This is a predicted structure of a 1422-nucleotide RNA (small-subunit ribosomal RNA) from Trichopus zeylanicus subsp. travancoricus.
Lineage of the source: Eukaryota > Streptophytina > Embryophyta > Tracheophyta > Trichopus zeylanicus.
Its mean pLDDT, the model's own confidence on a scale to 100, is 81.

[in-house]
C1' cells in the first nucleotide's frame, strides 16, 4: 500500500465483499514446561453451609487456678469508650452541577500535629445481680439492691449573640513508691477529609414545539453546618426555547484501553479518583460524619419455623450451590510482609491483602535434539515406464542434557539487639542416568503463500464475495506431497481500518443520487475604502494546573523477555500576568468605485379596465334547385324527396385574433399577440448633480405560481374527457369515421401541482477571438438616409485556453476564485405506511421500517438487429421458356410392423445424399451351430519338414480315421521358411463418447471482404488506414484526405475451347498425277486432322464525354473486344454444422464375449406422409418402311467381326485387333413414303398370366431380360413452389463408372437439333457498405410486462372464545415527621347552613343557635 465483483470489452459512479489489528471472548481439533498478568460480559435471579469487625479489664459484678489471709494470673455477661459511615463487592437507577476541567465564597470536622488556658462544689439514677412471673420460642413483664471516665445542677470563661445594657454555655478522672505516663474540659492555629456555589464540556429522536405556578425575581420572617424560594406571607409577571426548552428512548463518568498517517472513531473488563444503590418502596434514630443497612422502625414480595397466637432471614463480602447462559474457578493457607481497627503495651481481630490451587483465557520466552554419513535403501504417491518425489529425510555412527528422573545441598523477602516465613524443603546450586518425556492445526481456482492422482457425476457437498459440482471438479470427498503458523491453531461474536462510503484535514448536485417551480423579505451568516482608538479574536514571554498508574524516552534489575524498578520528558486543555498591534472585530473620522435617488430621453405581445372590428365556423328565416352529400386505406353509421349538399340575400350567437412572425421584444417564474383609449410596474441608455457601504445572500414566513379539478352564479360557436352507433381486429372497453355531455369561456372563491426543463440557485470580479440580430451612445463620412468604426444592455452560432468519466461547456461557463442558501449518500420496498399540518373534496406536505438483491445506474465502443434512411449487387423480382405439386412406376426417407427390419445424416446447408451398383459374399442387424491365446501382430517353450491327397459325419463351420513325402543353409550346435500343440504378456472390437480430438467435408460465398507494422487521434475499450468524391465484377482504380506501406483475399500465372504460324507425318488426311470395289495402293506434306513449340487481346489506336485522372460510351482494325467461353482455384472467420461406420486417435467399456467362424433370414416389410426422378395424359404426337450425320470413350479373367441358326433374348463358329488400325458401333431427334383421325383412341404403358434366354454354388423370399397374352391410372394438374439469360434453356440420342449379373429412369461425360425475353431496381428473399435508433451481447427464435390455473408461507377481515392491569384517575392508609384545630373562656367561645379561601388540621364574610362566659338593661322570683 490496496484487490474482487454490475459489461461482449471501456471508463466513471455507487453499493457489497476480502486481505490487518484487537477482545474479560466462546466452539471444534490438538496439547511439552516454568515465570508474569486474567477469569459471570447473562438473572441487581433465588441462595444450604462456613468465614469476612472488633477490641479496650482502668471502674462494677461474677466464674476458675491459688492461697490461712491480702495480693497475683486468667476468663467472661453487662455498663461505659473508641470502632462497625473504613475496607470489600456491584453498576440497577442517573443526560443530572452526576462525571471532566477550571474557578470561587457563606461553612464543618472525630482521631492526628502546634499553641493558649482550665478541672471546683454538691447530686439523682439504671443495667448486670437477686427474688417472683408470661411465652413454643424469639423475648419479655413486675419489685428490689448498686458503681463509674455513664447522667445531672450550681459556680467559673481571651467562646458565641448583641449598637450597648446584657443574655447563653464545660469538665473526669485514672495507672503509679518516685520521676512519670495517659485521658477530659474551653479557646486559636494547621494538616487531611467533607458539604455548598458557578463558567465550559457532556448520546439519538422534531413522526416531541411550546415548557414552567413556589414557578422568576424583590421584601419580611423562619429554617440549615452553611449560602439560597431550601420554606413560608405580602408584592411584581416574570423565567425558559429553533444556539433544541419540555418531552421519549439509551447509558453510570473519567485517568484510559483498542484501531488510525492524522484527524477521528469505538469502547469505559483488570488498576486508580468521583459517583449511585445494598430484597423493593418509604422513614428517621445516633454520631464528628449516615439516612448506615453483615444497625433500627413500618409496608410489600419471597424463604424458613411455630404450639397458628406469633417470630426469623436478606452473600451486588470470600468460598460453595441451584438456574439462566456460547461462556468464566477453591466451601484453599496465613496473618510472615504491607495497611487497616482496638489497645499505653504484649496482644487480638483483619477472605482488605500476601500466597497456593483450577483453566493454552493472555502476551512474551524455552524446548521437542545436535555433527556426521551411505545406498540416492524399502514402502506410500506420480509418470512420457527412462525415470521422479517425500529425502543434503529415516536407519548407522558419534555428541549434548535445556527439560525429564533420582540423590544431595539450599535462599533472599526479617524492618528496630533478639525471636517471628503461610509461600516452602519453593527458587537456585551441585551429581546420576539415558535421546531419553514432549507437534500439531488450518489451507491451497481467484483474492492469497501452496498441486497432482483417484472416486463421483447439478448428486453427496463447497462457499467470505465472485462462484464450483451435469463422466476427464486444481474450488465437493479421500490420498500422496506442499504452504503458511506453531504449543497452538481454525471458526464464530464484536469493534476499528481499509471507506475520500457523511468528506474539517477530505466528496458531490447538466446526463450517474441531488438546484426549493419563482421571487420578496426576516434572524442569521458574508462583506468594498482613508485614517485613529482599543484590544475581545489573533500572535508572544511567563506563571498555576492537567492526581498516580498507563503511553514515550533514557536507566537500573530478575541469566534474557514479558512482569517490575526509577528518573525524565509528554499531556495540544483550562486559568491567572505582561507585551505586540499587521490581520479581523468594536468605538470615531473620511472619501466614491459597491448600492440608491434627482434629472433627460427610449424600446417593448408586461399588468389591469374600457370601447371597437372584421374574416371564418356553426344556427336560422326566405328564394333558386332536384338526388345525392358526407366520410375512409376500403367501407358502414349518419344527413336527404317531410327537399340534404350546392349557391344568393338577411339575422343571431359565442370563440378566437390569419398575413406582419423572425433560435425577434418583454416578464421574477407561470405566462403574454386584432385595433384604439385611460391608468400604471420594471428594464436600458447618456449627462453628471446627490446620498455616503446604505450591499450579498438567506433558514423559519409571506407573495405569485400553466392545465386539470372543485364551489356558486352566467355563458355555451367550434372543439371535446364520459357516453351511444359505425369500422378495423383472434379480441378492440384503443388507434379511424359518425353523434356527443361535463369542460373549454366570464365573474367570484378554492387547489399549491408539471419532464413548472437551460434537467444548469443567487451575487460579484478575472480570463483569445470570430460571426449574426434587438435597443441605445459616440466618431468620422453625407444635402439626407444607409453603410464604417467604436461603447453599454440583452439575445443566438462557432470556437481557444481550461475543465469533464465522456458526451459536451466555453466572458449568456459545466474554466479560475469569494460568500450565502438549498439538496445527495447502493437498487427495491416506496414518495408507500403511520403520525402531524394544510385542503370543501380530490389530494398536497413532511415521511420510515422489516424484508430483499449484489447489483442498480450514466457516457462512450465494436458487434447484432430495426415493419430507420441512403448506395449497390444477384435468374432475387420482373419478363419469357421448360417444370414440380394432380396419375403410374423407380429411388430415398419418416412412421408403422418385426426376431431382425444394422447404421449414421434432418431447414436452407438431410432425404436417386455415405452406397461408382444389399441373391451368398458385402454385413455392421436377427435366429441357429460352434469357438476361446483366439481370422490377425509380437515374444517363449516343445513337435512335425511345410505343402498334398482320400474317407465317414454334418446345413456348413467343424470334428475324426487313414494314405504318401523326407526339401533348402550349416561352422553339425543350429538356422530361415512353414504348420501345429501349450503357458502367458497380449490381440480383437462398424461397442460409447464428433461436446475431449486429428485430417477432411459442408455452409455464409467466389460474397469482397478480413487484417498487420509504424505514426497519429482517444483515460480506454478502440478509432484512423478501411472514410469521402468518381469508378469497377472486384477494398478494380483514380483523386482528395494524419496518415504512410504490408500481408492474406480481387485480378493474373494453371487446364480446356474458339485463330494463325513453325515443326512432325503414322494407324489419321487426299489438292494434283496415277490406281481400285474401297484414300486400297504408289506417291504427297498443300488441306483436313493430331501431338509438341510458339503468336495472339494490352482499352493498344481514333473521336466523344469525364475534373487534364480512374474509367465509361461509340468506332476502326481482328478469329476473338473490353474478366473472349466454360473449369480449377474458396480470405479471417461462423453454425460445439457433419463425419469415432474411410482413416487416426485420449478416455471409458467387453475380454469363455459387445471378440471370431458358419448356415439361414433381415437390410427388399406397408394403412400413410414426404423429397428426387422416369414414362405419360398425344397430332410439332403414334405406327410401319427406307434414307443420312456426331464427338467422347472402353476393350485380352476383356472386345469380339463374319458366317450358320431362333419370332426374339440368344446359341453355334471365332477372323481381327494390346488399338488414330480392329471390335463394342446401330447414333437417335431428322429427312422421304405410307398407314390411323380426336377416341382412353394403333394415345398411355402400369398390372397380371404363360412360355423362355443368359449370368451365377445357387435367381422362392429378392435380380435382368426376351417373346406372347393382358391393357390400370392418367386428358396439362389446388395452394404453393423450382431451373434457367445464348450454344443457354428445351429436346434427342452415345459412352463409360462400380460390376458374375443387376433393380442405373442414377451419376459422371459427350456430341447432334436449337429458342423465347430482360421495361426497371418501388416492393419478397439473400449479401456488401455508410449511417441512425437500441433496456439486445446465447445478439429479435434476443430482452421483457401484466393475469390467470396448483401448491405452499405470512398477514388481514371474520360469527365468536379468553385473558391481563403497562398507562391515568379515585378510594384506603403503616411507620415516622412536622403541626396543634377540638376538649378548660383549651389561650380568637364553640358550632349548623352558606360563600371565599388554605399542606392539613383549619380561616374570613353573612345570617341562625347555646348544649358557651362576660357586662349593661328590662321583666319575673327571692
Nucleotide at each position: 500500500a490496496g484487490a474482487g465483483u454490475u459489461c461482449g470489452a471501456u471508463c466513471c459512479u455507487a453499493g457489497c465483499u476480502c486481505a490487518g489489528g484487537a477482545u474479560g471472548a466462546a466452539c471444534g481439533c490438538u496439547g511439552g514446561c516454568g515465570g508474569c498478568a486474567u477469569g459471570c460480559u447473562u438473572a441487581a435471579c433465588a441462595c444450604a453451609u462456613g468465614c469476612a469487625a472488633g477490641u479496650c479489664a482502668g471502674g462494677u459484678g461474677g466464674g476458675a487456678a491459688g492461697u490461712g489471709g491480702u495480693g497475683u494470673u486468667u476468663c467472661u455477661a453487662g455498663u461505659g469508650g473508641c470502632g462497625g459511615a473504613c475496607g470489600g463487592a456491584u453498576g440497577a437507577g442517573u443526560a443530572a452541577c452526576g462525571c471532566a476541567u477550571a474557578a470561587g465564597a457563606a461553612c464543618c470536622u472525630g482521631c492526628c500535629c502546634u499553641u493558649g488556658g482550665g478541672a471546683g462544689g454538691g447530686g439523682a439514677a439504671c443495667a448486670a445481680c437477686a427474688a417472683c412471673u408470661g411465652g413454643a420460642a424469639a423475648u419479655g413483664g413486675u419489685u428490689g439492691c448498686u458503681a463509674a471516665u455513664a447522667c445531672c445542677c450550681c459556680a467559673u470563661a481571651g467562646g458565641c449573640u448583641g449598637a450597648g445594657g446584657a443574655g447563653c454555655a464545660a469538665a473526669a478522672g485514672g495507672a503509679g513508691g518516685a520521676u512519670u505516663c495517659u485521658g477530659c474540659c474551653c479557646g486559636a492555629g494547621g494538616a487531611g477529609g467533607g458539604g455548598c456555589u458557578c463558567a465550559c464540556g457532556u448520546c439519538u429522536g422534531a413522526u416531541u414545539a411550546g415548557c414552567u405556578a413556589g414557578u422568576u425575581g424583590g421584601u419580611g420572617a423562619g429554617g440549615c453546618a452553611a449560602u439560597a424560594g431550601c420554606u413560608u406571607a405580602c408584592c411584581a409577571a416574570c423565567g425558559u426555547g429553533a444556539u433544541g426548552a419540555u418531552u421519549a428512548g439509551u447509558a453510570g463518568c473519567u485517568a484510559g484501553u483498542c484501531c488510525c498517517a492524522g484527524a477521528g472513531g469505538a469502547u469505559g473488563a483488570u488498576u486508580a479518583g468521583c459517583c449511585a444503590a445494598a430484597c423493593u418502596g418509604g422513614g428517621a434514630c445516633u454520631g464528628a460524619g449516615a439516612c448506615c443497612u453483615g444497625a433500627c422502625c413500618c409496608a410489600g414480595a419471597c424463604u424458613c419455623u411455630u404450639a397458628u397466637g406469633g417470630g426469623a432471614g436478606a452473600u451486588a463480602g470470600c468460598a460453595a450451590u441451584u438456574g439462566g447462559g456460547a461462556a468464566u474457578u477453591u466451601u484453599u493457607u496465613g496473618c510472615a510482609a504491607u495497611g487497616g481497627g482496638u489497645g499505653a503495651a504484649a496482644a487480638c481481630c483483619u477472605a482488605a491483602c500476601a500466597g497456593a490451587g483450577c483453566a493454552a483465557u493472555g502476551a512474551a520466552g524455552c524446548a521437542u535434539g545436535g555433527a556426521g554419513a551411505u545406498a540416492g535403501a524399502a514402502g506410500c504417491c506420480c509418470c512420457a515406464u527412462g525415470g521422479g518425489u517425500u529425502g543434503u529425510g529415516a536407519a548407522c555412527u558419534u555428541c549434548u542434557u535445556u527439560u525429564c528422573u533420582c540423590a544431595g545441598a539450599g535462599a533472599a523477602g526479617a524492618a528496630g539487639c533478639a525471636a517471628u516465613g503461610a509461600c516452602g524443603g519453593u527458587a537456585u546450586c551441585u551429581g546420576a542416568g539415558g535421546a531419553a518425556u514432549a507437534a500439531g492445526c488450518a489451507u491451497a481456482a481467484g483474492u492469497u503463500a501452496a498441486c497432482u492422482c483417484u472416486a463421483u457425476g447439478c448428486c453427496u457437498g463447497u462457499a467470505g464475495c465472485c462462484a464450483u459440482g451435469g463422466u476427464a471438479a486444481g474450488a465437493c470427498a479421500a490420498a500422496g506431497g506442499a504452504u503458511g503458523c506453531a504449543a497452538g491453531u481454525g471458526u464464530u461474536a464484536u469493534c476499528c481500518a481499509g471507506a475520500a462510503u457523511g468528506a474539517u484535514u477530505g466528496g458531490g448536485u447538466g446526463u450517474a443520487a441531488a438546484g426549493c417551480a419563482u421571487c420578496u423579505g426576516u434572524a442569521g451568516g458574508u462583506g468594498a475604502u482613508u485614517u485613529u482608538u482599543c484590544a475581545a479574536g489573533u500572535c508572544c514571554a511567563u506563571c498555576g494546573u492537567c492526581a498516580a498508574a498507563u503511553c514515550c524516552c533514557a536507566g537500573g534489575g530478575c541469566u534474557u523477555a514479558a512482569u517490575c524498578c526509577u528518573g525524565g520528558a509528554c499531556a495540544g486543555g483550562c486559568g491567572g500576568u505582561g507585551g505586540a498591534a499587521a490581520c479581523u472585530a468594536c468605538c470615531a473620522u473620511g472619501a466614491u468605485g459597491g448600492a440608491g435617488u434627482a434629472c433627460a430621453g427610449u424600446a417593448g405581445g408586461g399588468a389591469c379596465a374600457g370601447a371597437g372590428g372584421g374574416a371564418a365556423u356553426u344556427u336560422u328565416c326566405g328564394g333558386u334547385g332536384g338526388a345525392g352529400c358526407a366520410g375512409u386505406g376500403a367501407a358502414a353509421u349518419g344527413c336527404a324527396u317531410a327537399g340534404a349538399g350546392a349557391u344568393c340575400a338577411a339575422a343571431a350567437a359565442g370563440a378566437a385574433c390569419a398575413c406582419c412572425a423572425a433560435c425577434a421584444g418583454u416578464g421574477a417564474a407561470a405566462g403574454c399577440a386584432c385595433u384604439c383609449u385611460a391608468c400604471u410596474g420594471g428594464g436600458c441608455u447618456a449627462a453628471c448633480a446627490c446620498u455616503a457601504a446604505c450591499a450579498c445572500u438567506a433558514a423559519g414566513a409571506g407573495a405569485u405560481g400553466a392545465a386539470a379539478g372543485c364551489u356558486a352564479g352566467g355563458g355555451g360557436a367550434g372543439c371535446a374527457a364520459a357516453u351511444g352507433g359505425g369500422a378495423u381486429u383472434a379480441g378492440a372497453u384503443a388507434c379511424c369515421c359518425u353523434a356527443g355531455u361535463a369542460g373549454u369561456c366570464c365573474u367570484a372563491c378554492c387547489c399549491g401541482u408539471a419532464a413548472a426543463c437551460c434537467a444548469u440557485g443567487g451575487a460579484u470580479a478575472c480570463u483569445a477571438g470570430g460571426c449574426u440580430c434587438u435597443a441605445u451612445g459616440u466618431g468620422u463620412a453625407u444635402c439626407g438616409a444607409c453603410c464604417c468604426a467604436u461603447g453599454u444592455a440583452g439575445u443566438g452560432c462557432u470556437g481557444u485556453a481550461g475543465c469533464u468519466a465522456a458526451c459536451a461547456c466555453g466572458u449568456u461557463a459545466g474554466g479560475u476564485a469569494u460568500c450565502c442558501c438549498a439538496c445527495c449518500u447502493g437498487g427495491g420496498g416506496a414518495g408507500u405506511a403511520c403520525g402531524u399540518u394544510c385542503a370543501c373534496a380530490a389530494g398536497a406536505a413532511u415521511g420510515a421500517a422489516a424484508c430483499u438483491c449484489a447489483a442498480a445506474g450514466g457516457a462512450a465502443u465494436u458487434g447484432a438487429u430495426g415493419g430507420c434512411g441512403g448506395c449497390c449487387c444477384a435468374c432475387a423480382c420482373a419478363a419469357g421458356c421448360a417444370g414440380u405439386g394432380g396419375a403410374g412406376c423407380a429411388u430415398g426417407u419418416u412412421g408403422u410392423u418385426g426376431a431382425a427390419u444394422u447404421u449414421g445424416a434432418u431447414g436452407c446447408a438431410a432425404a436417386g445424399a455415405g452406397a461408382a451398383g444389399a441373391a451368398c459374399c458385402u454385413u455392421a442387424c436377427c435366429a441357429g451351430g460352434g469357438u476361446u491365446u483366439g481370422a490377425c501382430a509380437u515374444g517363449c517353450c516343445g513337435u512335425g519338414a511345410a505343402u498334398c491327397c482320400u474317407c465317414u459325419u454334418g446345413a456348413a463351420a467343424g470334428a475324426g480315421a487313414g494314405g504318401g513325402u523326407a526339401g533348402c543353409c550349416c561352422u553339425u550346435g543350429g538356422g530361415a521358411a512353414u504348420a501345429u500343440g501349450g503357458a502367458c504378456a497380449c490381440a480383437u472390437g462398424a461397442g460409447g463418447u464428433g461436446c475431449a480430438u486429428g485430417g477432411c467435408u459442408g455452409u455464409c460465398a467466389u460474397c469482397a471482404g478480413c487484417u498487420c507494422g509504424u505514426g497519429c487521434c482517444a483515460u480506454a475499450a478502440g478509432g484512423u488506414g478501411u472514410u469521402g468524391g468518381g469508378u469497377u465484377a472486384a477494398g478494380u482504380c483514380c483523386c482528395a484526405c494524419a496518415a504512410u506501406g504490408a500481408g492474406u483475399g480481387c485480378a493474373a500465372c494453371c487446364c480446356u475451347c474458339a485463330u494463325g504460324u513453325u515443326u512432325a507425318g503414322u494407324u489419321g488426311c487426299c489438292a494434283c498425277c496415277a490406281u481400285u470395289a474401297a484414300g486400297u495402293u504408289u506417291g504427297g506434306a498443300a488441306c483436313c486432322u493430331u501431338g509438341a513449340a510458339u503468336a495472339g487481346a494490352u482499352u493498344g489506336c481514333c473521336g466523344a464525354u469525364g475534373a487534364u485522372a480512374a474509367c465509361g460510351c461509340a468506332g476502326a482494325g481482328g478469329a476473338a473486344g473490353g474478366u473472349g467461353a466454360g473449369g480449377a482455384u474458396g480470405a479471417c472467420g461462423u453454425c460445439a454444422a457433419g463425419u469415432a461406420a474411410u482413416c487416426a486417435u485420449g478416455c471409458c467399456c467387453c475380454u469363455u464375449a459387445u471378440g471370431c467362424c458358419c448356415u439361414g433370414g433381415g437390410c427388399a416389410a406397408c394403412a400413410c406422409a414426404c423429397g428426387u426422378g422416369c414414362u405419360a395424359c398425344a397430332a410439332u404426337u403414334g405406327g410401319u418402311g427406307g434414307g443420312a450425320c456426331a464427338a467422347a470413350g472402353g476393350g485380352u479373367u476383356g472386345c469380339g467381326a463374319u458366317c450358320c441358326u431362333a419370332c426374339g433374348a440368344g446359341g453355334g463358329u471365332g477372323a481381327g485387333a494390346u488399338a488414330a488400325c480392329u471390335c463394342c458401333a446401330a447414333a437417335a431427334a431428322c429427312c422421304c413414303a405410307u398407314c390411323c383421325u380426336u377416341a382412353g383412341u394403333u394415345u398411355g404403358g402400369a398390372u397380371u398370366g404363360c412360355a423362355g434366354u443368359a449370368u451365377g454354388c445357387a435367381a422362392c423370399u429378392c435380380a435382368c431380360u426376351u417373346g406372347c397374352a393382358u391393357g390400370a391410372a392418367g386428358c396439362c394438374g389446388g395452394a404453393a413452389u423450382u431451373g434457367c439469360u445464348a450454344g443457354u434453356a428445351a429436346u434427342c440420342g452415345c459412352c463409360g463408372u462400380u460390376c458374375a449379373g443387376c433393380c442405373a429412369u442414377a451419376c459422371a461425360g459427350c456430341a447432334g437439333u436449337g429458342a423465347a425475353u430482360u421495361c426497371a431496381u418501388u416492393a419478397c428473399c439473400g449479401g456488401g457498405c455508410c449511417u441512425u435508433g437500441u433496456a439486445c451481447a446465447c445478439a429479435c427464435u434476443g430482452c421483457c410486462c401484466g393475469u390467470c390455473a396448483c401448491a405452499c408461507u405470512a398477514u388481514g377481515a371474520g360469527a365468536g372464545c379468553u385473558g391481563g392491569c403497562c398507562a391515568u384517575g379515585c378510594c384506603c392508609g403503616a411507620a415516622g415527621u412536622u403541626a396543634u384545630a377540638a376538649c378548660a373562656a383549651g389561650g380568637u367561645a364553640g358550632c349548623c347552613a352558606u360563600a371565599c379561601u388554605a399542606g392539613a388540621a383549619g380561616g374570613u364574610g353573612c345570617a341562625a343557635c347555646u348544649a358557651g362566659a362576660u357586662c349593661a338593661c328590662c321583666u319575673c322570683c327571692u